RNAcentral holds the sequence, with entries from ENA. Predicted 3D model of a 71-nucleotide RNA (transfer RNA) from an Acidobacteriota bacterium. The coordinates come from a structure-prediction model, not an experiment, and the mean pLDDT is 82. Taxonomically the source falls in Acidobacteriota (Bacteria, Pseudomonadati). Its Rfam family is "tRNA". Rfam describes the family as follows. Transfer RNA (tRNA) molecules are approximately 80 nucleotides in length.
RNA sequence: UGGGGCGUGGUGCAGUGGUAGCACAGCAGACUUUGGAUCUGUUGACGGGAGUUCGAGCCUCUCCGCCCCAG
Numbered sequence: 001u002g003g004g005g006c007g008u009g010g011u012g013c014a015g016u017g018g019u020a021g022c023a024c025a026g027c028a029g030a031c032u033u034u035g036g037a038u039c040u041g042u043u044g045a046c047g048g049g050a051g052u053u054c055g056a057g058c059c060u061c062u063c064c065g066c067c068c069c070a071g
Stems, first nucleotide, its partner, number of pairs: 001070007010024004018054001026042005047063005
């Protein structure tokens, strides 16, 4: 420099145009002498910008970051 892949709660992952979910973690409560375990409830996220569309996590463009390949 060129090509490809990835970017979603604190972490690991789903979600192929129509209500953003799951697990763990966190917080509160129950239980317990205390803690742990268990149970109940709950907080919290689409990398930035622009475009297409009635509607974008998803499609298009651009930028940023990470990884892989080639030179």